Predicted 3D model of a 340-nucleotide part of an RNA (small-subunit ribosomal RNA, central domain) from Lepocinclis tripteris. It matches the Rfam family "Bacterial small subunit ribosomal RNA". The RNAcentral record of the full RNA draws on ENA and SILVA.

Context: one part of a larger RNA
RNA sequence: UUGGGCGUAAAGCGUCCGUAGAUGGUUUUUUAAGUUCCAUGUUAAAUUGCAAAGCUUAACUUUGAAAGUGCAUUGAAAACUGAAAAACUUUAGUACGAUAGAGGCAAAGGGAAUUUUCAGUGUAGCGGUGAAAUGCGUAGAUAUUGGAAAGAACACCUAUUGCGAAGGCACUUUGCUAGGUUGAUACUGAAAUUGAGGGACGAAAGCUAGGGUAGUAAAAAGGAUUAGAUACCCUUGUAGUCCUAGCUGUAAACAAUGGACACUAAGUGGUGCUUAUGUACUGCUGUAGCUAACGCGUUAAGUGUCCCGCCUGGGGAGUACGCUUGCAAAAGUGAAACUC
Repeated sequence: UUGGGCGUAAAGCGUCCGUAGAUGGUUUUUUAAGUUCCAUGUUAAAUUGCAAAGCUUAACUUUGAAAGUGCAUUGAAAACUGAAAAACUUUAGUACGAUAGAGGCAAAGGGAAUUUUCAGUGUAGCGGUGAAAUGCGUAGAUAUUGGAAAGAACACCUAUUGCGAAGGCACUUUGCUAGGUUGAUACUGAAAUUGAGGGACGAAAGCUAGGGUAGUAAAAAGGAUUAGAUACCCUUGUAGUCCUAGCUGUAAACAAUGGACACUAAGUGGUGCUUAUGUACUGCUGUAGCUAACGCGUUAAGUGUCCCGCCUGGGGAGUACGCUUGCAAAAGUGAAACUC
C1' cells in the first nucleotide's frame, strides 16, 4: 500500500461558516468523453507455454505455429456516468399567518443578604474548633434598633424543563437583534451534501492597559495538629474573582459517539405548534440486528450511500530540533536513538 478500524481497547478536529475538490433528485432529446464490442496495426529478439527436430538420452540447441496485456486507428452500441438543450417538484430556499424559549447585545430599575460606617440601647465577653489558640473587645466589642454607602450574586419559581453550533445562557422591564417550530397557500426550480487549506466563535485560569474591590481567596503571615506538617482545621490576607478595551486558544471543550440522507417492531413520560392516524424536539423500557463484553437499539453503536477528520504495540513523548503564532505563559505542527 491493500485491508481493518475510531462509545469504554490506539483513533471523531472544541464548535460552526465556507473555498477548491469529491459526491449529487425526476423526465425527454442530442452527443459519444468515460464505458462495452468487432476489426486492423503494433506489442523486437531471447525467455515462458505448445508441437516437432538435432546431439546415444537429459540438460542443452534449432525450427514452427500460437498466446499475451497494453497502446493506436477505423467502425458499432447508447443502458449507466459525463457534456449540451428543454422541462418537472418530491431535495433546498423565499414570501405570508401564528407561536415557544435562562438565544445574543445594550440601557434602566429592584429586593434579600453581606461588609463597612454614623447614631441609640446595653455590658463582658465575642469568635473559632474534635479540643484549642492566634484574632476582636471596657478607647465599649458580640448582640440589638434606626439611617447611610459599596460591590458582587440573583433565593423561592427550578425540573428527568427550555434556548443556543459549541463554549454557554436564569431577578424585573424596555429597546435592538439572531435562529427554531408549525399552518395553509403561492413563488424560485436542484440553487443540494460534505468540506483539504482558510475564516469566525470558543469555559476556567493566565497576560497588557485603565477602573473597581463587599464577599471570597492562590501566594504570604500567624495559631493549631504532628515524630515532622512547606498540608488537611482555624485567624488574617494580596493577586485573582467584577467592569471596559485587547491578547491567549486550551479543558474529562464528554454523549469520551463527525456531518448529511434513506430504510428497519412496539410501549410509555415530557416540551412546543397545532387538532391530525400530524409534526419538531427531549427522556425511559425494549424487538430484530449489532457488540469482545458492557451495552446500543427510529435521538443506533442496526442496514446502506456520500464527504471530511483521525488510528496502526508500550515507554521514550505530546518530549527534542526546526518552523509558525504569542507581550509572556505557552499554543500549533511534531520525530529519532534507546528500551521492553